[in-house]
Molecule: Glycine riboswitch aptamer
Organism: Erythrobacteraceae bacterium
Order: sequence, then structure tokens, then C1' cells
RNA sequence: GCGUCUCUCGCGGGAGAGACUCGGUUGGAAACAGCCGGGCGCCGAAGGAGCAACCGCCCCGGAAACUCUCAGGCAAACGGACCGCGAACAGGCA
Repeated sequence: GCGUCUCUCGCGGGAGAGACUCGGUUGGAAACAGCCGGGCGCCGAAGGAGCAACCGCCCCGGAAACUCUCAGGCAAACGGACCGCGAACAGGCA
């Protein structure tokens, strides 16, 4: 100097499922809105857990977008696995 994996940072994209219902409370003349709690219904792509194809240094270990829904979520917002671009950067190369 080039520049890769993981991680980090920035930008963009990013699905699914009740704006359900009851009660309490706050604001309000009311309508309505917010918050808290309960009930039933649902979603899977934060996280977590389980089985396992597969992989490895094969004693054992790593393992999913599959499965479960503990958590999270079901108007918008926030969040969001993952993808793209950029920055920075071990190892490596010159």
C1' cells in the first nucleotide's frame, strides 16, 4: 500500500398477525384519546429453547430461514432476522 472473515459504525430495503373485547383510571361538556389490568384469537424475522440435515480438530463440539412460542409482536411509530452499499480493520499478499 492492497485488502478478507467476525465484530462495530453509517445509509437504504425489510414480512406476518385483532386500530379485538371487558373493567379501572386520567384529560374532556361529550365524542374521543392515553395509561394499567383481565379475556379470547393470532404471528415469527429481536432474543431464547428443541430436534436435526450438514460440518469439524470427530472424546466431543458447531449447527437452520425447520419446530416451540418463554420472551417479543398483531393501525402508525419504534423494533425487526436477512440483503445491498460504504467506512474501519485481525490474518494474508505485495